[in-house]
This record gives sequence, C1' cells and structure tokens, in this order.
RNA sequence: GCAAUAGCCGACUAGGGUUCCGGCUCGCCGAUCAGAUCAUCGACGAGUGACUGGUCCGAGAGUUGGCGACCUCCUUCGAGGUUACACGGCGGGAUAAAAGCCCGGGAGAA
Repeated sequence: GCAAUAGCCGACUAGGGUUCCGGCUCGCCGAUCAGAUCAUCGACGAGUGACUGGUCCGAGAGUUGGCGACCUCCUUCGAGGUUACACGGCGGGAUAAAAGCCCGGGAGAA
C1' cells in the first nucleotide's frame, strides 16, 4: 500500500423508573415502663423515587466476551488479521413505570 465482511448473541455500564425488598414519613395496635407522655422495637395500613441502595429495564451511534462472515498464509489440522464510520428529533408503543429500551442507523440534518 491492497482485498473482503460492515451480522447475531451473552455479560456489564452510562442512563432509567418504582412492581417487589429495603429506607424515610404518617396513622393505628402491641411490647418495654408502676402509670401517662416521650423514646425504642415489632405487626398492620397509607404515602414517598425532589430515597444512597438490592431486585427490575437498559444502549446502532458505550465497554467487553463469544459466535458468524470475510481476507492472507498454509492447505490436513491450523495460524495471523479485518469487521470501519456514526449528528439526530417531535410523536407513539411495551412493561409496575420510565429511559440512551422498541418504532429507529426511521423522519430530518450533513
């Protein structure tokens, strides 16, 4: 310097909300106390994600691994390599809910 492929899946993260758990607040009941208040603990109910969290969702344009595809060498196994680049709504949809999820590498821009 040249050739070809520009796909799929897993894990995780940025991010996201609130079904469940936990946290916090309130109510009520009980226990602790000789008794009441306060306080603490426990059961139940309600609210709260302008609650760090666990569970959960989660990237085309994030990370990483695997598979696949392709190229070269060797051609029997195999070895090495490539898989680039990537601005982007409004709106709608799913789920408990939301989102960088899905529609969507769409519309549009360049």

The RNA shown here (Guanidine-I riboswitch aptamer) has 110 nucleotides. It was read from a public genome assembly, where an Rfam model found it. Rfam family: Guanidine-I riboswitch aptamer. From the family's description: This family represents a conserved RNA structure found upstream of the ykkC and yxkD genes in Bacillus subtilis and related genes in other bacteria. Of the family's consensus pairs, 100% are formed in the model.